The part of an RNA shown here (small-subunit ribosomal RNA, 3' major domain) has 476 nucleotides and comes from Picea sitchensis. The full RNA is in RNAcentral, with records from SILVA.
Context: one part of a larger RNA
RNA sequence: UGAUGGGGGCCUACAUAAGCGGUGGAGCAUGUGGUUCAAUUCGAUGCAAAGUGAACAACCUUACCAGGGCUUGACAUGCCGAGAAUCCUCCUGAAAGAGAGGAUUGCCUUUGGGAACGCGGACACAGGUGGUGUAUGGUUGUCGUCAGCUCGUGCCGCAAGGUGUUGGGUUAAGUCCCACAACGAGCACAACCCUCGUGUUUAGUUGCCAACAUUGAGUUUGGAACCCUGAAUAGACUGUCGGUGACAAGCAAGAGGAAGGUGAGGAUGAUGUCAAGUCAUCAUGCCACUUACGCCCUAGGUGACACAUGUGCUACAAUGACCGAGAAAAAGGGUCGCGACCCCGCGAGGGCAAGCUAACCUCAAAAACCCGGCCUUAGUUUGGAUUGUAGGCUACAACUCGCCUGCAUGAAGCGAUAAUCGCUAGUAAUUGUCGGUCAGCCAUAUGGUGGUGAAUCCGUUCCCAGGCCUUAUAGA
Numbered sequence: 001u002g003a004u005g006g007g008g009g010c011c012u013a014c015a016u017a018a019g020c021g022g023u024g025g026a027g028c029a030u031g032u033g034g035u036u037c038a039a040u041u042c043g044a045u046g047c048a049a050a051g052u053g054a055a056c057a058a059c060c061u062u063a064c065c066a067g068g069g070c071u072u073g074a075c076a077u078g079c080c081g082a083g084a085a086u087c088c089u090c091c092u093g094a095a096a097g098a099g100a101g102g103a104u105u106g107c108c109u110u111u112g113g114g115a116a117c118g119c120g121g122a123c124a125c126a127g128g129u130g131g132u133g134u135a136u137g138g139u140u141g142u143c144g145u146c147a148g149c150u151c152g153u154g155c156c157g158c159a160a161g162g163u164g165u166u167g168g169g170u171u172a173a174g175u176c177c178c179a180c181a182a183c184g185a186g187c188a189c190a191a192c193c194c195u196c197g198u199g200u201u202u203a204g205u206u207g208c209c210a211a212c213a214u215u216g217a218g219u220u221u222g223g224a225a226c227c228c229u230g231a232a233u234a235g236a237c238u239g240u241c242g243g244u245g246a247c248a249a250g251c252a253a254g255a256g257g258a259a260g261g262u263g264a265g266g267a268u269g270a271u272g273u274c275a276a277g278u279c280a281u282c283a284u285g286c287c288a289c290u291u292a293c294g295c296c297c298u299a300g301g302u303g304a305c306a307c308a309u310g311u312g313c314u315a316c317a318a319u320g321a322c323c324g325a326g327a328a329a330a331a332g333g334g335u336c337g338c339g340a341c342c343c344c345g346c347g348a349g350g351g352c353a354a355g356c357u358a359a360c361c362u363c364a365a366a367a368a369c370c371c372g373g374c375c376u377u378a379g380u381u382u383g384g385a386u387u388g389u390a391g392g393c394u395a396c397a398a399c400u401c402g403c404c405u406g407c408a409u410g411a412a413g414c415g416a417u418a419a420u421c422g423c424u425a426g427u428a429a430u431u432g433u434c435g436g437u438c439a440g441c442c443a444u445a446u447g448g449u450g451g452u453g454a455a456u457c458c459g460u461u462c463c464c465a466g467g468c469c470u471u472a473u474a475g476a
Base pairs, nucleotide, nucleotide: 003473004472005471007470008469009468010467011466012465015460016459019423020422021421022420023419026314027313028312029311030310031309032308033307034305035304042053043052064300066298067297068296069295070294073125077124078123079121080120081119083117086103087102088101089100090099092097107114108113127289130287131286132285136283137282138278139277140276141274143272148187149186150185151184152183153182154163155162156161166179167178168177169176193266194265195264196263198234199233200232201231202230203229204228208223209222210221211220212218237260240254243251244250303442320375322373323372324371326369332363333362334361337356338355342351343350344349382413387408388407389406390405391404392403393402429452430451431450432449433448434447435446
């Protein structure tokens, strides 16, 4: 000096407590372990792996396996040879590939040749998702958005080092004030950035309003007040009043205000720790492969299934299920696309086809909710797994292995032991909706978006994690 202590003091945090809803029991979805397999490709493994890489495994992807093939190679540069390139037909084959026949000659030119393109040959080389993340770069997680980590000069100590950074207050904060052998400074904190919340100015089309008529459609005229959309700007700073405090920093309460003490949320992650993760994004040293550990193709596998486990979805019902009618969103996507209206179909969907490169047309129906009806505590009009059957869609192709629809079937489940998780306000809970990836989709995932909308916080004794000071101990 750091580390450790079932030592001490102070403090913080959904850490406990208080409360609400879950997980753990059921069925299913999905990931992982294990087992199996020709192969079930590989990575990630306490928190910080396990709906993770994967923002989509039928083929492709694909790295795995079986079989069929290739060896200067699917790809790059250089050399030589004969040809333009290209197109058509036949044959063999599962395809890749192998073989045969035919058509046609272009562009530039100093007439030697050249460019582009495919074919053949020899060698330098190509190639690899082979190994090593304990050789590395880059990048990411984590402690932790915790309040810390350091430096210059000076001073103290023989030195390691200390001081500053400690003390008294205060703060979300090493935030600020006061004291002090320290005086200053840097990286973090905060602020500057974005979104939301209020006003003003400005601009009004496709948006808004009025008149007006009409429907499938704002198709017409007028307006710039309102809503809204974009731009600019104002506004919040403990500014102000009294109180408290040490005349300080600040703290508690009030006024005004759309907003009050960091207004709410995001982006932003110091020095370092874990030889943490990644050689399979990429890059890269070294090692090993080179008629194969490289490359092409067909089929299979990554979807197996006694079991164990993580994360979710749906439920077990009456604060409910079902039927009929009614109301009001936000944010997004669309031309290889979104696709109204109309017609057919119980439906998934199909037919015809207008409009829209979108504040114009369209996806699009918001759902929970409200009103009326019915069911009456039952494994039921609960729950929907499983299975049968008939269909639809995408795609060369839905058997292994897609999604959706109709009819029939109607499993477990009656609120879950020990244990354990999330959350402090427009939050939890609940409820729809949209996007990306995408031919289709195994999405109940993930990222947004609005609707309805709580309870509780006495307190810091205890559990877990962390910060500062101090003390004891062993080790260096």
Lineage of the source: Eukaryota > Streptophyta > Streptophytina > Pinales > Picea.